[in-house]
RNA sequence: AUCUUAUCCAGAGAGGCGGAGGGAAUUGGCCCGAUGAAGCCCGGCAACCGGCAAGGCAACUUGCCAAGGUGCUACUUCCAACAAACGGAUUUUCCGUUUGGCAGAUAAGAG
Numbered sequence: 001a002u003c004u005u006a007u008c009c010a011g012a013g014a015g016g017c018g019g020a021g022g023g024a025a026u027u028g029g030c031c032c033g034a035u036g037a038a039g040c041c042c043g044g045c046a047a048c049c050g051g052c053a054a055g056g057c058a059a060c061u062u063g064c065c066a067a068g069g070u071g072c073u074a075c076u077u078c079c080a081a082c083a084a085a086c087g088g089a090u091u092u093u094c095c096g097u098u099u100g101g102c103a104g105a106u107a108a109g110a111g
Stems, first nucleotide, its partner, number of pairs: 002110007013042001015041003021032003026081004043073003048069002050065006077103001082100008
């Protein structure tokens, strides 16, 4: 690389360095940014791994903790793209809602 499982509408600074880009990729849209982007540091959030307690034969469930390993810290994963159902309209089509899928991210495991 690849595979499995879980999660992805919550939460998180008017700090320091830094200097022009950024919101994964393609297309379309919508945004953020010299009132300072990315990146780094500090701070913070969360609770996947972890610890403790209770219940359970077990799988596991619930609650609490946050020192350690990750992660995250504008916008739902910023939105859409493919399919189905339903609804609407100016009905070969277009729009909206929901569900599923695709892609992606993170964790734990497999290899």